[in-house]
RNA sequence: UGGCCCUUAACUCAGCGGUCAGAGCGGCGGACUCAUAAUCCGUAGGUCCAGGUUCUAAUCCUGGAGGGCCAG
Repeated sequence: UGGCCCUUAACUCAGCGGUCAGAGCGGCGGACUCAUAAUCCGUAGGUCCAGGUUCUAAUCCUGGAGGGCCAG
């Protein structure tokens, strides 16, 4: 310098135009227990940023940022 891929909850990941944006793990509260763990119930929490297309964008397009791989 060029090409390709990734960025969604604290962490690991699903979701690929319309539904309340979800799961596991973790946090918080409760139940259970003499107590802790495990288990069960409830609860909070997020689409990397800025534009564009569209009736509607996490999803499509453009630019930027960060990370990874390859080539030189």